[in-house]
RNA sequence: GCUGGAAUAGCUCAGUUGGUAGAGCAGCUCCCUCGUAAAGAGCAGGUCGUAGGUUCAAGUCCUAUUUCCAGCA
Numbered sequence: 001g002c003u004g005g006a007a008u009a010g011c012u013c014a015g016u017u018g019g020u021a022g023a024g025c026a027g028c029u030c031c032c033u034c035g036u037a038a039a040g041a042g043c044a045g046g047u048c049g050u051a052g053g054u055u056c057a058a059g060u061c062c063u064a065u066u067u068c069c070a071g072c073a
Stems, first nucleotide, its partner, number of pairs: 001072007010025004019056001027043004049065005
């Protein structure tokens, strides 16, 4: 230099053919207990790496770009 992959909640990851962004753990509240933990119920938490484009509608499609990983030279 070229090719491919990854980037989504604090962390680990889903998200199907474009149609209201989710799970587990962690956090907070409640319940339970003499108390703690566990179990149970609930709540909160997101510019979907960044910037554009297509579309009635984009995490998803297109282009550029940043970081990381792998391969080729």
Molecule: transfer RNA
Organism: uncultured Bacillota bacterium